[in-house]
């Protein structure tokens, strides 16, 4: 220089004018007006794992069923991250060694399967040539086939076996206040071991329930407050740790809507393409829009910026 891998941040900027909207503050009886301050991600997406929170159960056994599965170690926890070690796979040279990626990483004497073609034969089967050896046998070796030939290895992203593990809804959970009402109206079960409901899924057991339980009809309400953004939190640094990450210190507080806000115009710039060579023309400016939060995984993504490992080229 240039290829290749792995990371990490950015992802249009700037002004003017109008519009929306949280919150604080002033004014106004009120409707509303003013000033100041905030307004959509790295994935907010997928609903695929763990979890906070809220309300409800929780009492095991059998038989399922679904994940996970080298050794440590991080985390609130994980099926996630870190490091080791093993196997693969791509690149390169020093041919067994560096770097990167990936995982299909537990058990093949607990059982069943499976392996074409060659070969005599593919399992407690077989018996070609040749030796050698017994009273008699493939009884013992070699050689040929083959990926693999003596009570044989190989496969478990084959069945399967082994440990270990899994509650249920889901912010329209849920909890409170205001308001009004209309039910012994049909029916079907049903009596204190009950119908029903609950416990990964079915069964027994348990627990609730003790006079209710489901269904139908038919009335009343659908107003307002909270959950709703201060966190397992974010920035910056010193310290330990190979690393993931912790510990300390400082400092920060960045949407809270509720049918659903976070914009639309112009006007210059930036970037990247192709033309053109008269400092100029056009065109693009990616994926994609919070609804309880949060750690992760997976998938989409025009450009551009930095690092950092391996090889390479040039020039001192």
């Nucleotide at each position: 220089u240039a290829a290749g891998c792995a990371g990490a941040c950015c992802g249009c900027c700037u002004u003017a004018u109008c519009g929306c909207u949280g919150c604080a503050c002033u004014u106004g009886c009120a409707a509303g007006a003013g000033u100041g301050u905030g307004g959509a991600g790295g994935a907010a997406a997928g609903u695929c794992c763990g979890a906070g929170c809220a309300u409800c159960a929780u009492a095991g056994a059998g038989u399922a069923g679904c994940a996970u599965a080298g050794u440590g170690g991080g985390u609130a926890a994980c099926g996630c991250c870190c490091a080791c070690c093993c196997u693969u796979c791509u690149g390169g040279c020093u041919u067994g060694c560096c770097a990167g990626a990936a995982g299909c990483g537990g058990a093949c004497u607990a059982g069943u399967g499976c392996a074409a073609c060659a070969g005599a034969a593919a399992g407690u089967a077989u018996g070609u040539a040749c030796a050698g050896g017994u009273a008699a046998u493939g009884c013992u070796g070699u050689a040929g086939u083959g990926a693999a030939a003596c009570c044989a290895g190989g496969u478990a992203a084959a069945c399967u076996c082994u440990a270990u593990g899994c509650g249920a809804u889901g912010a329209a959970a849920u909890a409170c206040c205001a308001a009004g009402u209309a039910u012994a109206c049909c029916g079907a079960c049903u009596g204190c071991u009950a119908a029903g409901g609950g416990u990964u899924a079915c069964u027994c057991g348990c627990c609730c329930g003790u006079u209710g339980u489901c269904g139908g009809a038919g009335g009343g309400u659908a107003g307002g407050u909270a959950g709703a953004u201060a966190g397992a939190u974010c920035u910056u640094g010193u310290c330990a740790g190979c690393a993931a990450u912790g510990c300390c210190a400082a400092g920060g507080c960045c949407a809270g809507a509720u049918a659903a806000a976070u914009g639309a115009u112009a006007a210059g710039g930036a970037a990247u393409u192709g033309c053109a060579u008269c400092u100029g023309c056009a065109a693009u400016u990616a994926c994609a829009g919070a609804a309880c939060u949060c750690g992760g995984c997976u998938u989409a993504u025009a450009g551009g910026u930095c690092u950092g490992c391996u090889u390479u080229u040039u020039u001192u």
Molecule: Bacterial RNase P class A
Organism: Flavobacterium sp.